[in-house]
Context: one part of a larger RNA
């Protein structure tokens, strides 16, 4: 220097775990906001960080109701000081406070800050002062009356935030046609607007065929058909069958009624605390028994978790029953409730029946449907009817037949989605996985911004986290001692390779 055993460092695979994610399912709820959100600055404990809570009343005040022995939040223990069986800490429920900034709203502002002015208290501090809108009132030009326009009060009016769903307006490109222009991607993504727990859409100027159905949505099939297309790429129905869920209605008058919404009282249930809840001993082994053995119990409870190794009868719970001062929410019953205003309630009768519209010409678009024989719908834009003796559609157009009544307006279901709350599930992930994020994570970092964006989990059953000596400046280490185990010693489970030391042989 090789190789071979032995034995250690270095490294953190790999196995077990799992606080943390994915992904489903039911119920629920689907808003919050000028009564100040949503998101943050800053403060707050006897406290240097940071988390979480809260706000000058600052890990909290107060009632009410539930608990029944310790408490004063996590990392984070000690130590002080304190609170409690006159019921505290804790949990439900109602209130009070809630500093700055934020639609931000007194003006300004480089957000978390300056800067005012009114009243009222007159130390001190409290409230008010933005814009539009609607109401009412009071002034008031050019210009006589008047308006426009100022101004003042009232109003829980509006604004601003939110995953996704929705509706409407804008409205692409890469991409596919093996290029590329008509087409396609596609009315997709993108922006805006605005509205709900769902929205839109809806009670046939509808389809259908000489048979009939009978708003509207949504799911099967019809059907990748019929058709459409540089007839390429491709895009692509309807009628009819079956199913979910089903609800029809208003307007103008006249005449009569008193349902319902609203609100009070009461009950029921049902959410937000919670309360009972059954059954087991011994022996060896072991550091420990829940696992073995021996002998019992209980089950409306063998769901699941803890507990020194695998527990039905240890702990928490679980089946099952029982439970609310208070708030909400539902729903029943009673009672108020139109005298007058307003009204779209029910009942009877009358009575009306949507004109710059239908449809035309030109130019788009939509409709499976690219102008095409192109109907049907929308309309920029120029026209223009009839009025139930009427009028629209039935896929160029006509007639004949049949059907249906536009040009007002409103309707729950069944459908769509889940920022989030409960509860339960997984031939889902287990730490390079699974959210970026199991840890102080949208942090540290980086970037002028916009934006990007990590790494990083495991000592043990219990810190019993190594008193004490020793060498060492200290790191670090040798003994002591804990502990089943220290080669489980805080770089801590297990500890693979690469990588690199020591010892011993044997080779050179």
């Nucleotide at each position: 220097u090789g190789c071979a055993c032995a034995u250690g460092a270095u490294g953190g695979a790999u196995g077990c775990c799992u606080u943390g994610g994915c992904g489903a399912u039911u119920a629920c709820a689907g808003g919050c906001g000028a009564c100040g959100a949503a998101a943050g600055a800053c403060g707050u404990u006897a406290u240097a960080a940071c988390c979480u809570g809260c706000g000058a009343u600052a890990a909290g005040c107060c009632c009410c109701g539930g608990g029944g022995a310790g408490c004063u939040g996590g990392u984070a223990a000690a130590u002080a000081a304190g609170c409690u069986u006159u019921g505290a800490u804790c949990c439900g429920g109602g209130g009070a406070u809630u500093u700055c900034u934020g639609a931000a709203u007194g003006g300004g502002g480089a957000a978390a800050c300056c800067c005012a002015c009114c009243a009222c208290u007159u130390u001190u501090g409290u409230g008010g002062u933005a814009u539009c809108c609607a109401u009412a009132c009071c002034u008031g030009a050019a210009u006589a009356c008047a308006u426009a326009g100022g101004g003042u009060a009232u109003g829980a009016g509006a604004a601003g935030c939110g995953a996704a769903c929705c509706u409407u307006g804008u409205g692409a490109a890469c991409u596919g046609a093996a290029a590329c222009a008509u087409c396609u991607a596609a009315g997709u993504a993108g922006c805006a607007a605005g509205a709900g727990g769902a929205a839109a859409a809806g009670a046939c100027a509808u389809c259908a065929a000489c048979c009939g159905a009978g708003a509207u949505u949504c799911c099967c099939a019809g059907a990748g058909u019929a058709g459409u297309g540089g007839c390429g790429a491709g895009c692509g129905a309807a009628a009819u069958g079956g199913g979910a869920a089903c609800a029809g209605c208003c307007u103008u008058c006249u005449a009569g009624u008193g349902a319902u919404a609203u609100c009070u009282c009461a009950g029921u249930a049902a959410u937000u605390a919670a309360c009972a809840g059954a059954a087991u001993g011994g022996a060896a082994u072991g550091g420990a028994a829940a696992g073995u053995c021996c002998a019992a119990c209980a089950a409306u409870a063998a769901a699941g978790g803890g507990u020194g190794a695998u527990a039905g009868u240890c702990c928490c719970g679980u089946a099952u029953g029982u439970g609310a001062a208070a708030a909400u929410u539902a729903u029943u019953g009673a009672g108020u409730g139109g005298u007058a205003c307003u009204a779209g309630g029910c009942u009877a009768g009358a009575g009306a029946c949507a004109a710059g519209u239908a449809g035309g010409g030109c130019g788009g678009g939509a409709c499976a449907c690219g102008u095409g024989a192109a109907a049907u719908c929308c309309u920029g834009u120029c026209u223009g009817a009839a009025u139930a003796u009427g009028g629209g559609g039935g896929g160029a157009c006509c007639a004949u037949c049949c059907u249906c009544c536009a040009a007002g307006g409103c309707u729950a279901a069944a459908u769509a989605c889940u920022c989030g709350u409960a509860a339960u599930c997984g031939a889902c992930c287990g730490a390079u996985a699974g959210u970026g994020a199991a840890c102080a994570a949208g942090u540290a970092c980086c970037g002028u911004g916009a934006g990007g964006g990590a790494a990083a989990g495991g000592c043990g059953a219990a810190a019993a986290g190594a008193a004490c000596c020793c060498c060492g400046g200290g790191a670090g280490g040798g003994g002591a001692g804990u502990g089943a185990a220290a080669u489980a010693g805080a770089u801590c489970c297990u500890g693979a390779a690469a990588u690199u030391g020591u010892g011993u042989g044997c080779a050179u």
Predicted 3D model of a 508-nucleotide part of an RNA (large-subunit ribosomal RNA, domain I) from Spirostomum sp. Valltjaern. Rfam family: Bacterial large subunit ribosomal RNA. Rfam links the family to the GO terms structural constituent of ribosome and ribosome. Its mean pLDDT, the model's own confidence on a scale to 100, is 84. The full RNA is in RNAcentral, with records from SILVA.